Source information
This is a predicted structure of a 102-nucleotide RNA (Glycine riboswitch aptamer). Model confidence (mean pLDDT): 79 of 100.
[in-house]
RNA sequence: AUGUGGCUCUGGAGAAGCUCCCCUUUGCGGGAGUGCCGAAGGUGCAACGCGCAGCUGUUUCCGCUGCGGGAAUCUCUCAGGCAAAAGGACAGAGUUUGGUAC
Numbered sequence: 001a002u003g004u005g006g007c008u009c010u011g012g013a014g015a016a017g018c019u020c021c022c023c024u025u026u027g028c029g030g031g032a033g034u035g036c037c038g039a040a041g042g043u044g045c046a047a048c049g050c051g052c053a054g055c056u057g058u059u060u061c062c063g064c065u066g067c068g069g070g071a072a073u074c075u076c077u078c079a080g081g082c083a084a085a086a087g088g089a090c091a092g093a094g095u096u097u098g099g100u101a102c
Stems, first nucleotide, its partner, number of pairs: 001100002005096007016034001018033005023027001035082003041078001042076001044074001048069001050068006
């Protein structure tokens, strides 16, 4: 100097305070249903001058086929969520850890 992980602080969106039922836990509760959201986590995959195998060919290159790899704030909505609080991807600052280079 650069980047990794942890911690602290700050900012941080969306969508029902829906309907019905239960009760000596009357609640920030439980169960069922419908509608909705995507930014904890999780699923899926594109390019690919990525990998492997096979086919044609002259062995290579090129081409084709199959399998695998392959990111996200994209996608799905499993999980989670739909007043506030909490949580919250991500961003900034600080601190610490240990990696690389000089």